Molecule: small-subunit ribosomal RNA
Organism: uncultured prokaryote
RNA sequence: GAGUUUGAUCUUGGCUCAGAACGAACGCUGGCGGCAGGCCUAACACAUGCAAGUCGAACGAACCUUCGGGUGAGUGGCGCACGGGUGAGUAAUGUAUGGGAACGUACCGUUUAGUUCGGAAUAACCACGGGAAACUGUGGCUAAUACCGUAUACGCCCUACGGGGGAAAGAUUUAUCGCUAAACGAUCGGCCCAUGCCAGAUUAGCUUGUUGGUGGGGUAAUGGCCUACCAAGGCUACGAUCUGUAGCUGUUCUGAGAGGAAGAUCAGCCACACUGGAACUGAGACACGGUCCAGACUCCUACGGGAGGCAGCAGUGGGGAAUAUUGGACAAUGGGCGAAAGCCUGAUCCAGCCAUGCCGCGUGAGUGAUGAAGGCCUUAGGGUUGUAAAGCUCUUUUACUAGGGAAGAUGAUGACGGUACCUAGAGAAUAAGCACCGGCUAACUUCGUGCCAGCAGCCGCGGUAAUACGAAGGGUGCAAGCGUUGUUCGGAAUUACUGGGCGUAAAGAGUGUGUAGGCGGCUAUACAAGUCAGAGGUGAAAUCCCGGAGCUCAACUCCGGAACUGCCUUUGAAACUGUAUGGCUAGAGUAUUGGAGGGGAUUGCGGAAUUCCUAAUGUAGAGGUGAAAUUCGUAGAUAUUAGGAGGAACACCGGUGGCGAAGGCGGCAAUCUGGACAAUUACUGACGCUAAAGUGCGAAAGCGUGGGGAGCAAACAGGAUUAGAUACCCUGGUAGUCCACGCCGUAAACGAUGGAUACUAGCCGUUGGGGGGUUACCUCUCAGUGGCGCAGCUAACGCAUUAAGUAUCCCGCCUGGGGAGUACGGUCGCAAGAUUAAAACUCAAAGAAAUUGACGGGGACCCGCACAAGCGGUGGAACAUGUGGUUUAAUUCGAGGCAACGCGAAGAACCUUACCAGGGUUUGACAUGCUCUUCGCGCUUUCCAGAAAAGGAGUCCUUCAGUUCGGCUGGGAGAUGCACAGGUGCUGCAUGGCUGUCGUCAGCUCGUGUCGUGAGAUGUUGGGUUAAGUCCCGCAACGAGCGCAACCCUCAUCCUCUGUUGCUAACAGGUAAUGGUGGGAACUCUAAGGAAACUGCCUGUGAUAAGCAGGAGGAAGGUGGGGACGACGUCAAGUCAUCAUGGCCCUUACGGCCUGGGCUACACACGUGCUACAAUGGCGGUGACAGCGAGUCGCGAUCCCGCGAGGGUGAGCGAAUCUCAAAAAACCGUCUCAGUUCGGAUUGGACUCUGCAACUCGAGUCCAUGAAGUUGGAAUCGCUAGUAAUCGUAGAUCAGCAUGCUACGGUGAAUACGUUCCCGGGUCUUGUACACACCGCCCGUCACACCAUGGGAGUUGGCUCUACCUUAAGCCGGGGUGCUAACCUUUUAGGAGGCAGCCGACCACGGUAGGGUCAGUGACUGGGGUGAAGUCGUAACAAGGUAACCGUA
Repeated sequence: GAGUUUGAUCUUGGCUCAGAACGAACGCUGGCGGCAGGCCUAACACAUGCAAGUCGAACGAACCUUCGGGUGAGUGGCGCACGGGUGAGUAAUGUAUGGGAACGUACCGUUUAGUUCGGAAUAACCACGGGAAACUGUGGCUAAUACCGUAUACGCCCUACGGGGGAAAGAUUUAUCGCUAAACGAUCGGCCCAUGCCAGAUUAGCUUGUUGGUGGGGUAAUGGCCUACCAAGGCUACGAUCUGUAGCUGUUCUGAGAGGAAGAUCAGCCACACUGGAACUGAGACACGGUCCAGACUCCUACGGGAGGCAGCAGUGGGGAAUAUUGGACAAUGGGCGAAAGCCUGAUCCAGCCAUGCCGCGUGAGUGAUGAAGGCCUUAGGGUUGUAAAGCUCUUUUACUAGGGAAGAUGAUGACGGUACCUAGAGAAUAAGCACCGGCUAACUUCGUGCCAGCAGCCGCGGUAAUACGAAGGGUGCAAGCGUUGUUCGGAAUUACUGGGCGUAAAGAGUGUGUAGGCGGCUAUACAAGUCAGAGGUGAAAUCCCGGAGCUCAACUCCGGAACUGCCUUUGAAACUGUAUGGCUAGAGUAUUGGAGGGGAUUGCGGAAUUCCUAAUGUAGAGGUGAAAUUCGUAGAUAUUAGGAGGAACACCGGUGGCGAAGGCGGCAAUCUGGACAAUUACUGACGCUAAAGUGCGAAAGCGUGGGGAGCAAACAGGAUUAGAUACCCUGGUAGUCCACGCCGUAAACGAUGGAUACUAGCCGUUGGGGGGUUACCUCUCAGUGGCGCAGCUAACGCAUUAAGUAUCCCGCCUGGGGAGUACGGUCGCAAGAUUAAAACUCAAAGAAAUUGACGGGGACCCGCACAAGCGGUGGAACAUGUGGUUUAAUUCGAGGCAACGCGAAGAACCUUACCAGGGUUUGACAUGCUCUUCGCGCUUUCCAGAAAAGGAGUCCUUCAGUUCGGCUGGGAGAUGCACAGGUGCUGCAUGGCUGUCGUCAGCUCGUGUCGUGAGAUGUUGGGUUAAGUCCCGCAACGAGCGCAACCCUCAUCCUCUGUUGCUAACAGGUAAUGGUGGGAACUCUAAGGAAACUGCCUGUGAUAAGCAGGAGGAAGGUGGGGACGACGUCAAGUCAUCAUGGCCCUUACGGCCUGGGCUACACACGUGCUACAAUGGCGGUGACAGCGAGUCGCGAUCCCGCGAGGGUGAGCGAAUCUCAAAAAACCGUCUCAGUUCGGAUUGGACUCUGCAACUCGAGUCCAUGAAGUUGGAAUCGCUAGUAAUCGUAGAUCAGCAUGCUACGGUGAAUACGUUCCCGGGUCUUGUACACACCGCCCGUCACACCAUGGGAGUUGGCUCUACCUUAAGCCGGGGUGCUAACCUUUUAGGAGGCAGCCGACCACGGUAGGGUCAGUGACUGGGGUGAAGUCGUAACAAGGUAACCGUA
C1' cells in the first nucleotide's frame, strides 16, 4: 500500500496478501564452472580403522651389523591441561563492557650467583610360582639427568628480631647443550568490584555458616573458603525466594530508523566428555582418547573373575521431513618431541557426494511471407501460434577429441594434478524447465464436469453456457531452476520511546482519605550528581560501509581508511534539573465578622390518609375487570357518622432550586456536629498536587440476633385469559420492607466523561454573598447551577470557561468477537457470593456514528365503493363451465394469493391434437445444394386386398420452354448417397418481443450551484391549494426532463355545407292505408367543416395570491360524460405451446402418415356463471317503441306444407335501398300461497338440422316424466347516475354447437352523517439489532454427531524439601602393638622418618517416613464450541405487542 464487516458511507478493529531472509525440507525438472555450506531430531547406542607421541646427544641390558652404526622393550625427561568435538547443564561459581589488588606461571627473553662431596635402592634381566584371561607374587643381579644425605648460599624464605631454614646433573673430543638459586620481563591463568543480560506475583516473603567480628586453620592468593566463640544480623515491591526456559558475546536476518527476532558456518569466553562422586600426578587438570569408587548398559569368561566409553575423523544402527567418503597427503600453514636428521599430527591442506545457497556462462546468430503444414479459435470472411519453423548464410562460448602445461617452493620436497590455463580440430552440433492467468496481481479463450469431482493465502468459485474445478490452445512471470510448506522481521502507528487511545467503538477504579513513589511557586549564594564541551584510554580480529587491488567479470579474497552511536579516566562551564543554606508571598493554611442550606446523628411532638376494633344509621348488594370470576355480604357487608388502636410515610410549598466525596438527603422543634461560601485585615512561609499498597464510607436486594408489622408485597394459593399461561389482569397472602446491633461490598454505583492548575468570544436565566449607582430598576464582582452559541476539537453524533479546546503533572484502565468476567489457585465472607483472573477450541468478522430505503399491534395529514349509508348478489339447490384430486393405455400442455380457476380456448364428434393403442414410413409432409437418370405435368375415374394410410393394376384428357442445336441453359419429375430437413422435446432462472400488476397512484429524475470527509442532502421540504410535484407564496437554490393536464376519438348544443338509398313542413296528384309519387332542402338524419366553456362575469372568502363557496347567463360550469393514452421502476411475475432465438437433446425417431380412442372419465373439494325457489310472479291474450351490427360457399322476403324444430319455392340485396328482424320488459285478463298453473333437473318415446360420420360426444323440436329447491351458516363480492338493478338485441369464432365473451339500446332507482375503525395508496416525521428489507431478524431448553476443556474415588510418573538410617572410593585427623634401604647414635640394637591394617569426622549412590509441586490417565459428571433444511415455544429488535436494561433474592 491492497483485499475483507455495509444496500451504500465514514470510522474503530481484527484477519489476509504483495517484500526480504534461511544450516531448510518436499514436488516437478536439471548443461557447465567458481566460491561457500552440509545431524537443527536421540548429550541415543556404537562394529572396524585411524585421531599423541617423541628423545640412544640421560641410563643399563638385549638383538642385528657392512663394525661406521642401527633397531628397540624397560628406567628416565618433555608432551599428553594444546589442537579437535559438543551445547546437556548453567539466569550466574556464566558472559559483555570498564575497573581493581592479595597471586601463580613449564617452555621463552634479560641479568646475577652457583653447579662440592657422598650414599642406598630399583625396573629391565634371571630363577621359581599363581591365573582361562586381564594381570600378578616371591627371591636374586644392575645403571642413570631416577632417589637420598652433606657442604656452600650475596640475594631468597621464616622469625618471638636473639636466630633459624633451604640447591644442583650431567652428556660430550672440542664447541656446546643442560642443571640449581634469585630478580625482572613476556605470555598464559586464578581472584575481586560496578553496570548490562528471558518470562511468570495464579511465586511475597527468603536466610542459621545465614550477615558481621575475633582467634585459629586452609590456599598460589583475598574471603564463612573451613572451624571455635561472640553479636543478631543480611536480602526483598528498583521484585528477594520459587517455577519455567536458555550456553554468553563479536555478530546474523529484518527494519527509514527506533526496534524486533536469532546466536548455524568464522572468531573470543564458558561448561561438559556414558551417569554420579573423588582425589592423584603435575607449572598447569580435579584431566574427552589418565586413575579410584558407585550405578546403568554392552562384551569376554574355564563362572573364580575381567574389559569398555566416537559430544575426535570416517563409518553403522536408530530417531527423523532432513544433512556427505570407513578417500589422499603431511607438499603448504601450524603443533609435540628432538642438538639435528627426522618421527608423529582425521589439526590442516586437498579430493569425493549434494542445485543446499550466492555468483558467472551457455542452450546459438543473421536472413527468411506462400504469412507453409499441423494445432487452437471463429461472426466461416478470417484470426492466432508466427520470423516462429523449414530453407539459405554464418559462429563455436560450453561440452567432446588431440597437443602443450603452470604459479602455489626463500635451498630440497607438490597430495591437489596432467588440475587451472593455452593452442588446434570437427560439427548447430551435447544442453529448458517450473509456476501462474476471478480480484488483490502481470497474464483469456474453447471443451469436459454439473454444489459432483474438485479449488482456495483472504474474499470466495462449482447446482448445464465456470476467464476460479480438469484438459487443450494461447498468454504472463522467473529461469538451471521454479513452486509449495515451515520459520523470522517487515507491512502492523496491531503494545504506539520515536509513534496510539479511554462520552457512544475495547477502555475512568462506586467514592473519599492517605503511605511509598512521581511532579512541584518567586529570589540569592555555594556545590557540581544529572547536563554540556575539550582531551586521553579502551571498544580483539573478522563482519557492515567507503576507496583501491587480485582471480577474464562477479560471487570470493586481499590492502588501506572510516565506523563500532558504548564504557572508564581527566580538565572545564554553570543556564536548567538536583543538593545545601538564606530570604519572599501570588500557591496552601490559620484567625475575625457574616449570612445560606432536605449535610450528618439523637430525642420528642404533629396532622391528613389507609387498615383494624367498638357503637350507631341503614339494606342488598359490594368489590373487581376489556369482560368476568375467585372474594366480602341477610351471622347485616358496601355506604355514612362517632370513638379508639397501631404502624409506616410526610400532600401543598417544590423549582434543569439547595446540601453532600459518592451512595444519598424533604412534616415540626430541641441538643450535638462536619463542610463550603463571601468580606476584612492580621499571621505562618511552599507547609503543595497526585496517589500503587493500606484504610474509611458505600442504593437496593440478601444474611445473623432481638424487636415491630398499618399499607405494599417475592414465594405460595385461587380466579381469569390462552392452543398452553408455572406470566401479563384480578382476589388473597408469607418472608421482606420499619427499628437496634453486626455482616455483605455489589448496581446502567451514569455526566456511561479520574483528580489538580493555568489560559482561550459571548448572550440569556437562576441560587448564595458582597460592592457601586441616576434605586418598581441598572451595573460590577466571587462561588455555584442551567440553556444557546464562536474559535478549536471530534469518525460522526456532539462538546464548547462546569470542554470532549490549548498545555503541564500524577493515578487507573484498553489492545478483534466468542469461550468468559468463566475454570483452576489465592484472599475475603456465616452463607449467598465478591475480588484477583487464564487456556484449549472456534469465527472473519464483532462493533460506533451517520445515510437511503423498507417496516412498526409509532405519530400527524390526505385520498380511494376502503369503511360507513344503501341497492343487488355469491356462500345453501339443480344444471353449465373451469380447476384440484382421483381414475386411466391416454385422460396432451401451460396458468397458481390479489395479478391461476366461463384463463391460453373468438367455439376438442373426424380435423384441430400437441396425448394413448395399433398399422405402416425414413433425404423424409416442407427448403437448398452436389451426383445420376429422364422429359411431360396434372386432372377425372374403375378394380384388387386393407380399418385407413401407404401399395398394386387400369381408364380419360393430352405430349415443357429457350437454343449458338452442344445434355448447352432454364423448368418439371424420378433415383442413390451425402450435406441437411424436422421436433408443441428441455431450459421464460440464458433471451428478444408481447403482456399482467402496483396504478391513471402522483410520483421518478437530471444539469449547474451550495452544504457534508463521505454515503448523501438541498432542489422535491415549509405555509396554503388542487383530481394532480395542479398552482401561488416563502426558501441556497436556479433551471430542465419523463409523468399530471392539454393536444386525439366519441356523446351532448348551435351554425355552414351536402341532399341519396335517408327526411317530408308548406304546395300538388294518388291510395283502403303508407314520402308510395311530383316537387321541396325547412325539420329529423347523414358526414365534412366550424362555433361554444375560459373560473370569462358578479358577490363573498382567502394574504391584495393560487384558489374556494354562491349566483347570473348558458345545451353544457368548474377535469361537462366516456374512451385511447400507463413515468422511473417492482414482482428472476407470465409466455421457448403465437412468433423469433442462444445452448443442450432426438435423427429407421422425441421426425412424418393413418385408423380408432382420449382431452367429454367421477366418491369428492373449490372458483365463475345460468335457472329458480315465485304474486314487483306464472300462464294466456293484445301487438307500441330501440340501437349497435351482420350478409354472396351469404342474408334470405313472399307463398305452400308441418303442432314444432324445420322442409319446398326462391323475389330482392355485395346493401342509409333488400334480408336477418320478432325487440323484450310494458299493457289487459286469469291463477290466490300450494312443492303449486312455482321450478324445471332427470328419464322414456318420436323427430328436425348440420356434417364422410352425431355410439363414446352436437344443437334443436314435440309428447310424456316432473328431482332438488320455500331466499340460503361462518364468511364474502359488485356498484355513487343514465350508474346499480332489470329487459331483450346484435356480433366474432363457426359446417353444426354459448348459460361464456365482446358490443348495443329499453325501463330505471336508493344512499353517502362522516373518516373512529378494516384494506390499499401518497407526503412528512419518529424508532429499528431489518436491507432476500416483518413472509425480516432472532433467543433458550431438548434430541443427534464431533471437538477441546473443568470436577472426579483414585492411580502412574517427574522434580523438589525436611528428618533419620547406611556409608564405597577418597582426602583430613587420630593412632600405629605389624612392617621398614638411605639419616643419626653409645650399632646383636635403638632412634628419627615412612608404610599397611585400625578408629573418627565429612561424603556419592542407596534406604525409610512425611510434605510440596508439575504432568499423564480415570468410571461418572458439569458447562462450552461447532454442525443447509429436527422438536417446543417466541424472550429481544417497532410502544416487538407487559418499554428495555443493571444489581440482588